[in-house]
Context: one part of a larger RNA
């Protein structure tokens, strides 16, 4: 390189937008770039291969001989396919119309419970904690209980194997803008499509930079237990943080460990939306036929049959480490070896 592959053995980028390229519906004309086909010239000889010969065989040497492909130039075909340029189509794809369901996204306003801390009151002795316990808290009056006040965070029930979102994610109510989605009719463009390298966007927590904010809750730290030690696991406190706002950071078991697009292959049953209903259609479980899979499984939501297109794999360690670039305020992140080793 040829090949093989990528739920879970080594591999699907963390997720979309899109450039370049690759790839791409139906008819129907002309071109002939591709393609075919045929001459011609050229691919030095030598080696190969074919046939004959020559050194008593042989190896090895001579003589002829044909290519297979390849490049190039000129002719042809034009029923195909692929291109190009024209004209047309509507089954992809999008616009428009009418619905409809959704924790989908920002911005603001408002709620009630719980919990802590203030104040007054009642009230008099333990509170709290664990397996036991202690360390804290309390006669300067704690816990308890009653009214009042003030703060932050996060929204019980309903809640679903359920919704919506590209993914991250998204759940008090209400209101404002605002993204997509499905279903119906079928008015309009008329292939405008599919992927998608660079390359934008957005991206859980944790962390970082400024300013606020701080009620729980809690890395780190103090302390008290346990212990043979206990730099833990109980416990009592309690700081970063968690909360906003504006940047930054770009990572996860970023998971379905399963890139997308399309088409094509049994059935049986739950839910969700389309007002009802549908033998529909779109989504979401769960069992299963062929069929695939080492197997477990997967099975119209494919891991089954096949196209296009993009990522990525190539023994284990060394190593996602060293170096170099980019990139960041750091933290680091991103491309990412080899040597020795088994």
């Nucleotide at each position: 390189u040829u090949g093989g592959g990528c739920g879970u053995a080594a591999a699907g980028g963390g997720u979309c937008u899109g450039u370049a390229g690759g790839u791409g519906g139906u008819c129907u004309a002309u071109g002939a770039a591709g393609u075919u086909c045929a001459a011609u010239g050229u691919u030095a000889a030598a080696a190969a291969c074919c046939a004959g010969g020559g050194c008593u065989c042989a190896a090895c040497c001579c003589u002829g001989g044909g290519a297979a492909g390849g490049c190039a130039u000129u002719g042809a075909a034009g029923u195909a396919c692929u291109c190009a340029u024209g004209g047309a189509c509507u089954a992809g794809a999008g616009u428009g119309c009418g619905g409809u369901a959704g924790g989908g996204g920002u911005a603001g306003a408002g709620g009630g419970a719980a919990c802590u801390c203030c104040g007054c009151g009642u009230g008099g002795a333990g509170c709290g904690g664990u397996g036991a316990a202690a360390u804290g808290c309390g006669u300067a009056g704690a816990g308890a209980u009653g009214c009042g006040g003030a703060g932050g965070a996060a929204c019980a029930c309903c809640a679903g194997u359920g919704g919506c979102g590209a993914a991250g994610g998204c759940g008090c109510u209400c209101u404002a803008c605002u993204g997509g989605g499905c279903c119906g009719a079928g008015a309009c463009u008329g292939a405008c499509a599919c992927u998608g390298a660079g390359a934008g966007a957005c991206g859980a927590a944790a962390g970082c930079u400024a300013a606020g904010g701080g009620a729980g809750c809690a890395a780190c730290c103090a302390g008290g237990a346990u212990u043979a030690g206990a730099u833990a696991c109980c416990c009592u406190g309690c700081u970063a943080g968690u909360c906003u706002u504006a940047g930054c950071u770009g990572u996860a078991a970023a998971c379905g460990a399963u890139g997308g697009a399309a088409a094509c292959u049994a059935a049986g049953u739950g839910c969700u939306g389309c007002c009802g209903a549908a033998u529909g259609c779109a989504g979401u479980g769960c069992u299963g036929u062929a069929g695939c899979u080492a197997a477990c499984g997967c099975g119209u939501u494919a891991a089954g049959u096949u196209u296009c297109c993009c990522g990525c794999c190539u023994g284990g360690g060394g190593a996602g480490u060293a170096u170099g670039c980019u990139c960041g305020c750091a933290a680091g992140a991103g491309u990412g070896a080899a040597a020795c080793u088994c």

The part of an RNA shown here (small-subunit ribosomal RNA, central domain) has 342 nucleotides and comes from Sphaerocystis sp. CCCryo_101-99. RNAcentral holds the full RNA, with entries from SILVA. NCBI's taxonomy places the organism under Eukaryota, Chlorophyta, Chlorophyceae, Chlamydomonadales, Sphaerocystis. The coordinates come from a structure-prediction model, not an experiment, and the mean pLDDT is 87.